[in-house]
Formats: sequence, structure tokens, C1' cells
RNA sequence: GGGCGGAUAGCUCAGUCGGAAGAGCAGGAGCUUUACAAGCUCCGGGUCGCAGGUUCGAGCCCUGUUCCGCCCA
Repeated sequence: GGGCGGAUAGCUCAGUCGGAAGAGCAGGAGCUUUACAAGCUCCGGGUCGCAGGUUCGAGCCCUGUUCCGCCCA
């Protein structure tokens, strides 16, 4: 220098054919218990790496770019 894959909640990860954001764990509140743990119910938490473009509409499509991993030179 070139190619491929990845980046989404605090963490690990889903997200279908483009129709507008989810799970588990963690955190908070309540129930339960003499207390704790476990269990159950509820709640909060997101610039979808960044910037632009296409579209009525983008996590998803296109372009550029940053970082990480692998491969080639």
C1' cells in the first nucleotide's frame, strides 16, 4: 500500500426485505426474608465509530474517514 471482517445501552451481543431500538448481565425501586442471597414485578439508560449522500423514511443502501482484528504484498 491492497483485500476482508468488526464498531449498536455500563458489559456481552441480536436487529429479517429500508418502515424508525431490543435481549441477557449489570444499576435503581418495590415484593418476599429476622438479615443477606436467590426469586418475582417494575423503572432508568442509545449521536447505532465519525462525516456526507440516496430515500417519504437509513442500524441496514452508497461515498469518504477513524480505530480494532485477520490475510496479501